[in-house]
Molecule: transfer RNA
Organism: Spirosomataceae bacterium
RNA sequence: GGCGGGGUAGCUCAGUUGGUUAGAGCGUCGGAUUCAUAACCCGGAGGUCUGGGGUUCGAUUCCCCAUCCCGCUACCA
Numbered sequence: 001g002g003c004g005g006g007g008u009a010g011c012u013c014a015g016u017u018g019g020u021u022a023g024a025g026c027g028u029c030g031g032a033u034u035c036a037u038a039a040c041c042c043g044g045a046g047g048u049c050u051g052g053g054g055u056u057c058g059a060u061u062c063c064c065c066a067u068c069c070c071g072c073u074a075c076c077a
Stems, first nucleotide, its partner, number of pairs: 001073007010026004019057001028044004050066005
């Protein structure tokens, strides 16, 4: 340099024809329970869906560009 995959909550990840309120587990906070703690149980908070542009009545989802991460591969030494 070329090709492919990926960027969604603090972390790991879902998100099925584009459609009104974007989710799970863990973590965190509160409650319940306990002599107390842990586990279990109940509830809450937490999101510019990487950035910009385009298409559309409507975009996390489709298209283009940029950027970051991962893998494969080519070249030079």